Purine riboswitch aptamer from Lachnoclostridium sp. An76, 97 nucleotides, folded computationally. Model confidence (mean pLDDT): 76 of 100. The RNAcentral record of the sequence draws on Rfam and Ribocentre. Rfam family: Purine riboswitch aptamer. About the family: Riboswitches are metabolite binding domains within certain messenger RNAs that serve as precision sensors for their corresponding targets. Allosteric rearrangement of mRNA structure is mediated by ligand binding, and this results in modulation of gene expression. A class of riboswitches that selectively recognises guanine and becomes saturated at concentrations as low as 5 nM. In Bacillus subtilis, this mRNA motif is located on at least five separate transcriptional units that together encode 17 genes that are mostly involved in purine transport and purine nucleotide biosynthesis. It has also been shown that some members of this family are specific for adenine instead. Hence this family are termed purine riboswitches. Rfam 15.1 lists 4,097 matches to the family in 1,411 species. Gene Ontology term of the family: purine nucleobase biosynthetic process.

RNA sequence: UAGAGAAAAUCAUCACGUACUUAUAUAGGUUCAUAAUCGGUUGAACGUCUCUACCAGCCGCCGGAAACGGCUGACUAUAAGUAUGCGGGCGGCAGAG
Numbered sequence: 001u002a003g004a005g006a007a008a009a010u011c012a013u014c015a016c017g018u019a020c021u022u023a024u025a026u027a028g029g030u031u032c033a034u035a036a037u038c039g040g041u042u043g044a045a046c047g048u049c050u051c052u053a054c055c056a057g058c059c060g061c062c063g064g065a066a067a068c069g070g071c072u073g074a075c076u077a078u079a080a081g082u083a084u085g086c087g088g089g090c091g092g093c094a095g096a097g
Base pairs, nucleotide, nucleotide: 014087016085017084018083019082020081021080022079023078024077025076026053029046030045031044032043033042039062040061047054055073056072057071058070059069060068
């Protein structure tokens, strides 16, 4: 110097970033008005110890009428957890004065 093996010690705790999971909120919901039927819209309000959002796709249903139904898929707020990164910190070792 290179390789291999064994033993011991330390990595406490905290802040933050990112990803994911879970819980809570909300039921991606309700009410009123409004529009259409080549369609199933638009507006407002409510809903949350809550900012924001309140939509998309598919399937069905309604045969000329006033009414929609089912399924699947999010974001956001707060809290907790996991992983990782980073900062500070703790401990150990080495070197210098």
RNAcentral records the identical sequence in 2 taxa.
Lineage of the source: Bacteria > Bacillati > Clostridia > Lachnospiraceae > Lachnoclostridium.